The part of an RNA shown here (small-subunit ribosomal RNA, central domain) has 342 nucleotides and comes from a Clostridia bacterium. NCBI's taxonomy places the organism under Bacteria, Bacillati, Bacillota, Clostridia. The coordinates come from a structure-prediction model, not an experiment, and the mean pLDDT is 84. The sequence was found in a public genome assembly.
Context: one part of a larger RNA
RNA sequence: CUGUGCGUAAAGGGAGCGUAGGUGGUUGGUUAAGUUAAAUGUGAAAGCCCUGGGCUCAACUCAGGAAUUGCAUUUAAUACUGGUCAACUAGAGUGCAGGAGGGGUAAACGGAAUUUCUAGUGUAGCGGUGAAAUGCGUAGAUAUUAGGAAGAACACCGGAGGCGAAGGCGGUUUACUGGACUGCAACUGACACUGAGGCUCGAAAGCGUGGGGAGCAAACAUGAUUAGAUACCCUGGUAGUCCACGCCCUAAUCUAUGUAUACUAGACUAUGGCUUUAUCGACAAAGUCAGGGUCGUAGCUAACGCGAUAAGUAUACCGCCUUCGCCUCCGGUCUUCCUACU
Numbered sequence: 001c002u003g004u005g006c007g008u009a010a011a012g013g014g015a016g017c018g019u020a021g022g023u024g025g026u027u028g029g030u031u032a033a034g035u036u037a038a039a040u041g042u043g044a045a046a047g048c049c050c051u052g053g054g055c056u057c058a059a060c061u062c063a064g065g066a067a068u069u070g071c072a073u074u075u076a077a078u079a080c081u082g083g084u085c086a087a088c089u090a091g092a093g094u095g096c097a098g099g100a101g102g103g104g105u106a107a108a109c110g111g112a113a114u115u116u117c118u119a120g121u122g123u124a125g126c127g128g129u130g131a132a133a134u135g136c137g138u139a140g141a142u143a144u145u146a147g148g149a150a151g152a153a154c155a156c157c158g159g160a161g162g163c164g165a166a167g168g169c170g171g172u173u174u175a176c177u178g179g180a181c182u183g184c185a186a187c188u189g190a191c192a193c194u195g196a197g198g199c200u201c202g203a204a205a206g207c208g209u210g211g212g213g214a215g216c217a218a219a220c221a222u223g224a225u226u227a228g229a230u231a232c233c234c235u236g237g238u239a240g241u242c243c244a245c246g247c248c249c250u251a252a253u254c255u256a257u258g259u260a261u262a263c264u265a266g267a268c269u270a271u272g273g274c275u276u277u278a279u280c281g282a283c284a285a286a287g288u289c290a291g292g293g294u295c296g297u298a299g300c301u302a303a304c305g306c307g308a309u310a311a312g313u314a315u316a317c318c319g320c321c322u323u324c325g326c327c328u329c330c331g332g333u334c335u336u337c338c339u340a341c342u
Stems, first nucleotide, its partner, number of pairs: 005320002007304002012318001014201004021194003025088007033081002035077008049065006091191001092188003095184004103177007110154001114150008125136002162169002206247006215241002220236002223233001258317006266295004271290007299306002331342003
């Protein structure tokens, strides 16, 4: 140096972009760095190993050989890897033509519901629960009708359906804007994959400043329950939830399954395209590409199960695990602090 692994036993980074690095398609020429072969030099002696010799044997010792798997130089080989030159188009990207989508940002608008205010009608209850009570109500509630205001969320469509790198995204319209997919095969010609550091994004809660505040609701205050009840249930209710800007950077951030590529039976389903057949046309049938699901063969797995969306067969690169517990202490980074990371 070489190990076994990472869905559930310890172990995939929350996600992407990307630097260094690692790895890298097809053909031909050249080079000869890696690689391979030979020669020379060197690789001290002793020892170890082999073959003989000498002490009566042995230990011991003497001689010869082998070994010293290395390094350097020279010569040669050129399949593979590398360098370099030239070319290619199957990877990758661009272009043209299409259709799909809750992808993102901003603005405007809409109706239902809720609460509240004003006015009318109307009278004794309402509300709530397992049952009650606190609470609201003759200063006229609840109910109902009309009108006004406010904030938040968008029923039906809605789907095991769609989009996004992940977090996530759902009323309507407009503006700006990202990505993917399909078809054509016009262009570039390996421009690719991964990615330590780094940078960016990252639910909810929380923090700062300023707004907003309908409903809901930590804390809190009551009423119940109970042996008690700092709870579950009820009546209220403040932060918060909402907006703008700036932080925080964590989640069972889960498919508990890193990214990319290739290969390996099928069946069914449904989303977005394209082609063909049939047809007046549509529905339909067959094929094909992309993404989403269910079952299943081989294979894998300790089993459960996975099974072309692999946990199968392989390659490249990164991350991580290695007795148990804890996420606490010390140190460090960041920081007003709190956290967070290590």